[in-house]
RNA sequence: GACAGAAAAAGGCAAACCUGUAGUGAUGCAGGGGCGCAAAGCCUAUGGGUCUGUCGUAGGAAAGUAGGACAGAUAGCCGGGUUGCCUGU
Numbered sequence: 001g002a003c004a005g006a007a008a009a010a011g012g013c014a015a016a017c018c019u020g021u022a023g024u025g026a027u028g029c030a031g032g033g034g035c036g037c038a039a040a041g042c043c044u045a046u047g048g049g050u051c052u053g054u055c056g057u058a059g060g061a062a063a064g065u066a067g068g069a070c071a072g073a074u075a076g077c078c079g080g081g082u083u084g085c086c087u088g089u
Base pairs, nucleotide, nucleotide: 002089003088004087005086012037013036017032018031019030020029021028022027035076041082042081043080044079047078048077049074050073051072052071053070054069055068
């Protein structure tokens, strides 16, 4: 330096759920919690996906809605970039 993560050590992160708080919402933040995680460290939402809100077209009797437009959310959905602990080869 490259590859791998079966066993082990040290430490790290923290899902659901609960409480508080911000938001119409997806969801964020703080505390508790611990399902999991070898990058669940950091960056990327103009790589793809998913979700929310508003508008709204075809078809439809209507309500409402597929597709669509716009504005958002998610990096613990996948991918990409970058740095890094331990062990083994």
A computed fold for an 89-nucleotide RNA from an uncultured Fimbriimonadales bacterium, annotated as c-di-GMP-I riboswitch aptamer. It matches the Rfam family "c-di-GMP-I riboswitch aptamer". Gene Ontology term of the family: cyclic-di-GMP binding. The sequence was found by an Rfam model in a public genome assembly.